c-di-GMP-I riboswitch aptamer from a soil metagenome, 87 nucleotides, folded computationally.
RNA sequence: AAAGGCAAACCCGCCCAAAGGCGGGGACGCAAAGCUCCGGGGCUACCGCACGCGAAGUUCGCGCGCCAGGCCGGCCGAGCCGCCGAA
Repeated sequence: AAAGGCAAACCCGCCCAAAGGCGGGGACGCAAAGCUCCGGGGCUACCGCACGCGAAGUUCGCGCGCCAGGCCGGCCGAGCCGCCGAA
C1' cells in the first nucleotide's frame, strides 16, 4: 500500500459514594488504543481512623488530613494472542 479494526473529548441513557464502568451517538488519535491488575505509577475515599468547629447532651452535623480490598490497560513495563506486506 490493500482490506479492515479500535474509538479521545463532548452529548444522551443506565450503574456507582466517587474514581470510573456499560450502551447509543461521535472521532482526538492508535500498528496492538487486542486481552490480563503480575510489577511500577496515578485516580477516587462510601466505610473507618485522627483533628478542628458548631449544635446537642455523649451523639449528630460540617470542614480537613490519612486510608484500597475500589478504579485507570488510551500511564509505563511485563505476559499471552494477533491482519497485510516492501519484509
The RNAcentral record of the sequence draws on MGnify. The coordinates come from a structure-prediction model, not an experiment, and the mean pLDDT is 90.